[in-house]
């Protein structure tokens, strides 16, 4: 300089066109215990990197850019 994956809650991840975007951890609140932890039970918490085009409909397909990660020079 080339090329290729990844960007979705605080994290680590799902959902691959169809109407309320979910899950485990984490965080609040009850219970249990003497009491912390474990446990069980509720709740909270996201303009889907940014921007634009397809389409009746976009996390999802298309394109630019931006950030990381890997190749190869």
């Nucleotide at each position: 300089g080339g090329g290729a994956g990844u960007g979705u809650a605080g994290c680590u991840c799902a959902a691959u066109g169809g109407u309320u975007a979910g899950a485990g951890c984490a965080g609040g609140g009850c219970g249990c215990u003497c009491a912390u932890a474990a446990c069980g039970c509720u709740u909270u918490g996201g303009u889907a990197g940014u921007g634009g085009g397809u389409u009746c409909a976009a996390u999802u397909c298309c394109c630019a850019c931006c950030a990381c990660u890997c190749c190869c020079a």

Transfer RNA from a Candidatus Altimarinota bacterium, 73 nucleotides, folded computationally. Its Rfam family is "tRNA". Gene Ontology term of the family: triplet codon-amino acid adaptor activity. Rfam classes the family as a transfer RNA. NCBI's taxonomy places the organism under Bacteria, Bacteria candidate phyla, Candidatus Altimarinota.